[in-house]
RNA sequence: CCUUAUCAAGAGCGGCUGAGGGGACCGGCCCGACGAAGCCCGGCAACCUGAUUAAAAGUCAAGGUGCCAAUUCCGGCGGAUUAUCCGAAAGAUGAGG
Numbered sequence: 001c002c003u004u005a006u007c008a009a010g011a012g013c014g015g016c017u018g019a020g021g022g023g024a025c026c027g028g029c030c031c032g033a034c035g036a037a038g039c040c041c042g043g044c045a046a047c048c049u050g051a052u053u054a055a056a057a058g059u060c061a062a063g064g065u066g067c068c069a070a071u072u073c074c075g076g077c078g079g080a081u082u083a084u085c086c087g088a089a090a091g092a093u094g095a096g097g
Stems, first nucleotide, its partner, number of pairs: 001097007012041001014040003020031003025076004042068003046065003049061004072090001077087004
């Protein structure tokens, strides 16, 4: 980079640190010394993996990535019955190439 699946759920009143953060850009709106981001521990269970099953679904495990404020925080493009809803695009994560 290409293809594909999912994205409305789930996840600590812990320790260390000390001011920022919510993916890019813009506009909003939020979170933060009742400690942000980061690290450690802990947890969740999306995909892969393993077990179970005749098979599938489901359940269990938590090994590999991933994830643990708010619908991918909302909007930015298009459509509609236009306080809203739907779709796409883009993005994130997994798997294969």
Model confidence (mean pLDDT): 80 of 100. Predicted 3D model of a 97-nucleotide RNA (SAM riboswitch aptamer (S box leader)) from a pig gut metagenome. RNAcentral holds the sequence, with entries from MGnify.